[in-house]
RNA sequence: AUGAUUGCAGGAGGAGAGACUGUGAUAUGCGCAGCGCCGAAGGAGCAAGCAGCCUUAAAGGUUGUGAAUCUCUCAGGCAAAAAGACUCCUGCAUGACG
Numbered sequence: 001a002u003g004a005u006u007g008c009a010g011g012a013g014g015a016g017a018g019a020c021u022g023u024g025a026u027a028u029g030c031g032c033a034g035c036g037c038c039g040a041a042g043g044a045g046c047a048a049g050c051a052g053c054c055u056u057a058a059a060g061g062u063u064g065u066g067a068a069u070c071u072c073u074c075a076g077g078c079a080a081a082a083a084g085a086c087u088c089c090u091g092c093a094u095g096a097c098g
Base pairs, nucleotide, nucleotide: 006093007092008091009090010089011088012087013086018035020034021033022032023031024030036078037077038076042074043072044071045070049065050064051063052062053061054060
């Protein structure tokens, strides 16, 4: 000196679902209770594969590991605001490969 990958910061974009009902307070917002919903903060679960064991073979069984935008809905969310996986740009670190 190239700058894979990863992390952080800033900016831009960014979906879904009741401004539900009752009640209290109350300008709206909000608290509590009830029912109905959403998945893209976070969290949890699983396939194939791989490894071990039953056994030194085959079949089979069993244990561990094992991804997500899939599944669950604990948490969070259901006007706006805030948040928001992910994508792009910029900057700061890291330094695979050469």